[in-house]
Molecule: c-di-GMP-I riboswitch aptamer
Organism: Bacillota bacterium
Order: sequence, then C1' cells, then structure tokens
RNA sequence: GCACUUUUUGGGCAAACCUGUUGAGAGACAGGGACGCAAAGCCACCGGUCCAAACCUUGUUGUUAUGAGGCGGAUAGCGGGGUUGCCGGU
Repeated sequence: GCACUUUUUGGGCAAACCUGUUGAGAGACAGGGACGCAAAGCCACCGGUCCAAACCUUGUUGUUAUGAGGCGGAUAGCGGGGUUGCCGGU
C1' cells in the first nucleotide's frame, strides 16, 4: 500500500416521537430524543417505493372535475453500483 475480516480503542451516526421553520406534497433543515447501524460517510447511475401543485399529451365527460402517461421532485436508514475513511486482526 492492497485485499479480507470484526474480536478491539477512541469514538461516530441517529429511527420513531415531540417542538419550530420550510414545501403543493413526498419530504428536508434545526433542537430535543435513541430504534438501530461496521460505512446509517458522500454520490440519484440502475431498479424499487413515495409525491405529483404547475406544465405537456391523452381518456372519461354536468368540467373551477377526474384517471393514466410524460417532465419534474423525494428517498443513500429499500437494494445494486461508484467513491472516501478510523481501529484491531489475518
């Protein structure tokens, strides 16, 4: 330095829920709080899941409506993939 691994040190992150802010919404951010996590560090490339106000196409058709698709958004704590990293061991 690389690969594998987790038994180890110092530790790290932070689910649900609560409060505030923000968004059309999914959700995100901050504080509190810990369910858990050896990458629960980072990245929307692939699949999945969620949102869908506005815009575009199309169907229904008593319409200031509604269904589907597209575009778009979210999720890295759904999985794959990429990338970076600490300690102990081989």